[in-house]
Molecule: Guanidine-I riboswitch aptamer
Organism: Candidatus Dormiibacterota bacterium
RNA sequence: CGAAGACGCUACUAGGGUUCCGCCGGCAUCCGCCGGGUCCGGUCCGAGAGUAGCGAGCACGGUCGCGUGCCGCACGGCGGGAGAAAAGCCCGGGAGAC
Numbered sequence: 001c002g003a004a005g006a007c008g009c010u011a012c013u014a015g016g017g018u019u020c021c022g023c024c025g026g027c028a029u030c031c032g033c034c035g036g037g038u039c040c041g042g043u044c045c046g047a048g049a050g051u052a053g054c055g056a057g058c059a060c061g062g063u064c065g066c067g068u069g070c071c072g073c074a075c076g077g078c079g080g081g082a083g084a085a086a087a088g089c090c091c092g093g094g095a096g097a098c
Stems, first nucleotide, its partner, number of pairs: 007055006015045002020042002022039001023036005057070005073093001075096001079091003
C1' cells in the first nucleotide's frame, strides 16, 4: 500500500416526529371544521458501533437422526434521501481519525 472476512432475521429499548387516535385551544353547539408536537400519551418509524431470541458459520465429538462450545473489536462528521414528518432509520463498519 492492497485484498478478503468481520453475517442474517425477529422482538424490544434509547431515540424520533405528527399521517391516524387521544389531549388542549377556538368555531359550530347536528355531522363536524381550524389550529397546537415548545401536548405526558396510544397507532406509527427506530439503532453496524444498544438488549434479547432464533438462525447461519466455525471448532470438537458422535450411535451420523444430532450434541456441546465459540461467535471477538468497533472513535466517527458535513451533507443528502425516504414515508405524513423526523430520528441513533438509509447513504454508512461510508468520508475522515487512531